[in-house]
RNA sequence: GGGCCCGUGGUCUAGUGGUAGGACGCCGCAUUGACGCUGCGGAGGUCCCAGGUUCGAAUCCUGGCGGGCCCA
Numbered sequence: 001g002g003g004c005c006c007g008u009g010g011u012c013u014a015g016u017g018g019u020a021g022g023a024c025g026c027c028g029c030a031u032u033g034a035c036g037c038u039g040c041g042g043a044g045g046u047c048c049c050a051g052g053u054u055c056g057a058a059u060c061c062u063g064g065c066g067g068g069c070c071c072a
Base pairs, nucleotide, nucleotide: 001071002070003069004068005067006066007065010024011023012022013021018055026042027041028040029039030038048064049063050062051061052060
């Protein structure tokens, strides 16, 4: 320098055009002599950034940034 893939709460991950879901973790309550387990509830993400397309974008397009793999 070229090609491909990825970027979503603290962590991991689903979502492939119609106002973002799950697991773990965290907080509260129940339970226990207490802790743990378990059950119920809650907080926490404007989806890496900018522009474009669209009535509508995490999702499609372009550029950038970051990470990974391969080639030179």